[in-house]
Molecule: Bacterial RNase P class A
Organism: Actinomycetota bacterium
This record gives sequence, structure tokens and C1' cells, in this order.
RNA sequence: GCAGUUGGCCGGGCGGCCGCGGCAGCCGGCUCAAAGCAGCUUGAGAGAGUUGUUCUUAACCGGAGGCCGAGGAAGGUCCGGGCUCCAUAGGGCAGGGUGCUGGGUAAUCCCCAGGCCGGGUGACCGGCGGAAAGUGCAACAGAAAGCAAACCGCCAGGAGACUGGCAAGGUUGAAACGGUGCGGUAAGAGCGCACCAGCGCCGCAAGUGAUUGCGGCGGCUAGGCAAACCCCACUCGGAGCAAGACCAACAGGGGACAUGGAGCGGCCCGCUUCAACCGCCCCGGGUAGGUUGCUAGAGGCCUGAGGUAACUCAGGUCCCAGAUGGAUGGUCGCCCGUUCCUCAUCAGGAGCGACAGAACCCGGCCUACAGGCCGACUGCAAGA
Repeated sequence: GCAGUUGGCCGGGCGGCCGCGGCAGCCGGCUCAAAGCAGCUUGAGAGAGUUGUUCUUAACCGGAGGCCGAGGAAGGUCCGGGCUCCAUAGGGCAGGGUGCUGGGUAAUCCCCAGGCCGGGUGACCGGCGGAAAGUGCAACAGAAAGCAAACCGCCAGGAGACUGGCAAGGUUGAAACGGUGCGGUAAGAGCGCACCAGCGCCGCAAGUGAUUGCGGCGGCUAGGCAAACCCCACUCGGAGCAAGACCAACAGGGGACAUGGAGCGGCCCGCUUCAACCGCCCCGGGUAGGUUGCUAGAGGCCUGAGGUAACUCAGGUCCCAGAUGGAUGGUCGCCCGUUCCUCAUCAGGAGCGACAGAACCCGGCCUACAGGCCGACUGCAAGA
């Protein structure tokens, strides 16, 4: 220099003008209503209406300011947790989830470290319980797809048809029952032997462990799929801020009083009962609507300590959206980045600046993204 691998970060800046949401105050206005007291009117009454007066606060209206105001994914809603309500003796069955080992964490299907297998020259990337417990599946092709089998072929017998033996060679397929050599044989074959590969068991050593190394023995070889059933180990209540709590128009429900009728031998009071819902008061539920939940938190940043790391602990420091038809915007100027055009140069002009956007809150994963910055590492080539 070229080509790559991997980790992290930013994701327009400054200013002017106009505007939006939130918070706590300030100044001015209004003094209505509520509350207390007194009077008047009305009603049989419970009560209702109205006038005056006292007092401050809140609310309302107006004004000038202050502070704060989207993201790395706020997204998909795929996992996990907090919080809330409901359910819940104990045990079992069924069902779901997870799946190499160790660690981290509030927790996880997440993260870190390690192991094995596969890919890559390499940095690095991807995968992960059990298929010699059982059941099952495998299109087409092929003789044959799971424990054997025999199409071509080889060998022996036979004149031949055919019979018997064999699996070394050929053919199909994604996948075909160890490899090489020697012996052996009619031809062959782990049939025997040597070496190699693979598997199981045992022992020793290293490691917390997954696993690895070495030695011995065995039968000679046991194929794939578990996101097929299944087996093993661990684990799992349900619904969600439209959770939940509080206040409460209009309408409707229940009750007391009052009103009218009937009864208690005639009348009054009283009591009982029925009706009517006119009046009036009380009660509980609760729709619209409002308040709350609501944002200070497993929080951010810095320093130190422990740990390979994920992460944890200690100290300091900061406050960083809470809307509810849903604010966080618009415009102008300068700068920045980039593309195109003009130009001999200086320079000038035009365009573009992504993905997207909180709604109870966190930790992850995944997906989208113009452009840019930084670190570590690998391969190749050349040079000092």
C1' cells in the first nucleotide's frame, strides 16, 4: 500500500425570530360561588328561595420572566423481571419451556469464560443433551435405505434350463455397512494377521467441570433425523397501567318523612297496611368525566478496589419528558459533511443530510439506518 476480521462510539453544530407540553413561584384583575352569622319570603312540616355582611384560600382571566422537554433503536412485542389485581392445603397425572461445562444477574431463550465438532491460509465465524431404551420416517433413483439384501458380475456343478456358493469390482443416491497390505480360498469375505481410523469398557494422570492425554481389553464397525413421538435433567399459576385505587354529572335503584285511602266499633293522637310517586332528605352501586398509579430508577457520569471477563462493591457527583386527539415544531442566517455543474486557478452556484419517533418502568434479543470517527488483529506484496 492493497484485501480483510473484529470491538466500541457519534448520528449534524451555533445563533436570531415565532410557537407547543410540563414544573415551582411572582405581579395584576375578578370578587361570582362555597363556608359562618343576621334578616326577609314561602311551606302544615322536613325544608327551599333570597338579601346583607365577615373572612381568607383555592379556582378562573391577563401579564412578564425562570428551569426542563425523544432514541440508538423510543420500533417488533420475541424472551426475562419489577409493580398491580385475581387464584392458590399437600401430592400426583397431563401440558409448556430450556438443554455441552463453569460463572454473572432481580431474572432470562441474555451476557462472559472455557470444551468439543465443522468452515476459513489466517484474524475469526457457526453449531451443541440422548439415535449400541423403544416406536417411527426417508421423495426420486437404485438390486438393496436398516439388517439385511443380490441387478450386472465372480466361482463350482450341469449339454442346457437351472442349482449352490460369494460380496472383491460395476451401477443409483443427500446418504450404501471401515481403509491399506499380506495371507487365505474354487471364487471371496475381519475369515486370519499387521498398521491406521472409529466405537465401547476398565485403569492411571490433569482439570471444579465439559473434556483431554497415556495404557490395556473387546467385538471386528454399531449410518441419518429428536423444530417426529419419546427418554433424561432442570424449570413453569393467570391476566395486565384499558392492571389497580379514589371522586363522581345525567339517568336509574333502595329507605325515612310528608301526602291520599282503608282497618283498629264514633272522634283525636297513635299504630298497621295499601297506593301514588307530587315534594323533600338520606344511602349504596356506578356510566360519561376527573384525580391517582406516573416516574428518583436493579438510574447516569467520574474515581478507586475485586475479578481473565461478564459483573460486583465503596466513595463522590448529577436530576435527565410525563403528553392523554396525545407537546418535543417551523423558519431564516452562518458553519460542517457530501454529490453535481461552471471555472486555467482562486472561487462561485444548485441539490441532498438517513432510520425513525416516548405512553407504567427496567434488563436483553431481533429488525431498520444517509454518513462519519476510534481501537485491536490477520493475509499478501514491496521497501528501510